Small-subunit ribosomal RNA, central domain from an uncultured bacterium, 350 nucleotides, folded computationally. The RNAcentral record of the full RNA draws on ENA and SILVA.

[in-house]
Context: one part of a larger RNA
């Protein structure tokens, strides 16, 4: 570097928006750089090839010829690419009606529970286990009745339901906001797909500072269990789990399956909307657009399986692989307050 791969074998970047760079719709007609035909000029000699010919052959030698990726310039062609002009709307986007949602921010409000405090009644146990023990309780405890404190988290509705690029999102209310879908066709007129760097988002767990801390609960501590038990049960308990504002930038960030666009049998539910048909009706049938599940059939697979949400059939651009181990390790580079993270070997050995 060629081929060939990427769901589970080695391998799709966690996600996303973009600069550059690659690719890009329909129609005139311009150019003539790419591209295609010819013509000249070069491309040395020697080798090398063909054909001949000289030393008895042969190596050598000697004459001819052909061919030479190419590369300058000239003259044509204009179908494709490619430049710029004009010009379409279907691609992509604006607008106009509508519509569904845990999208996100910020504020405010609710009620159930669990703890805690105060008080009443009440009296000896409560609690935990596979059995028990540490625990708490006669300074009155579990229990129950009323009050008050505070912190999270929103049963039920709730659903292979819905929304968001993805991490992710669920009490209820109000403002502020993001995006998608359906109709409808007034604009604008190719404004597009993809994206190496870049930027920017990113669970949990971790740092920084400050607050908050109810229950939960690494560490820890005790009781048990065992040979042992630095565990699994048990009773405690600190960070932490909440907020604020900032770092961290990693996860089986998964659908392990990169984004876009067109094609290609079928059944079957769901969420969200248009349009018709009929009807008493929140019904029913048709259909047509987005989304979202099962099942299947060509086709594909090594096979399982995938199967219009493709792993099918084709294009574009990205990103990754290239035998295990040693290693995501070392050393250096750049990020990080740290933890660390990124990029990312070799010697050896099998």
């Nucleotide at each position: 570097c060629u081929g060939g791969g990427u769901g589970u074998a080695a391998a799709g970047g966690g996600a996303g928006c973009g600069c550059a760079g690659g690719c890009g719709g329909g129609a005139a007609g311009a150019u003539a750089a790419g591209u295609u035909g010819g013509g000249u000029g070069u491309g040395a000699a020697a080798u090398a090839c063909c054909c001949g010919g000289g030393c008895u052959c042969a190596a050598c030698c000697c004459g001819g010829g052909g061919g030479g990726u190419g590369c300058a310039u000239c003259c044509a062609a204009a179908a494709c690419u490619a430049u710029g002009u004009u010009u379409c709307u279907u691609g992509a986007g604006u607008g106009a009606a509508g519509u569904a949602g845990a999208g996100g921010c910020a504020g405010g409000c609710g009620g159930a529970a669990u703890u805690c405090c105060u008080a009443g009644u009440g009296u000896a146990g409560c609690g935990g286990u596979g059995a028990a023990a540490u625990g708490c309780g006669u300074a009155g405890a579990u229990a129950u009745u009323a009050g008050g404190a505070g912190g999270a988290a929103c049963a039920c509705c709730a659903g292979u339901g819905g929304c968001g690029a993805a991490g992710g999102c669920g009490g209820c209310c109000u403002g502020c906001u993001g995006g998608g879908c359906u109709u409808u066709a007034a604009c604008u007129g190719a404004c597009g797909c993809u994206g190496a760097g870049g930027c920017u988002c990113g669970a949990a767990a971790g740092c920084g500072u400050g607050g908050g801390g109810a229950g939960c609960a690494a560490a820890c501590a005790g009781g048990a269990u065992u040979a042992g038990a630095u565990a699994c049960c048990c009773u405690g308990g600190u960070a932490g789990u909440c907020c604020a504002c900032g770092c961290u930038g990693u996860a089986a960030a998964c659908g392990a399956u990169g984004a876009u666009u067109a094609c290609u049998a079928g059944g079957u539910g769901u969420g969200g909307g248009g349009c018709g048909g009929u009807c008493u009706g929140a019904g029913c049938c048709g259909u047509u657009c987005c989304g979202u599940g099962c099942c299947g059939g060509a086709g594909u697979u090594a096979a399982c399986a995938c199967a219009a949400u493709a792993a099918g059939u084709a294009a574009u651009c990205c990103a990754c692989c290239u035998g295990g181990g040693g290693a995501g390790u070392a050393c250096g580079g750049c990020c990080g307050c740290a933890a660390g993270g990124u990029u990312g070997a070799a010697a050896c050995u099998c």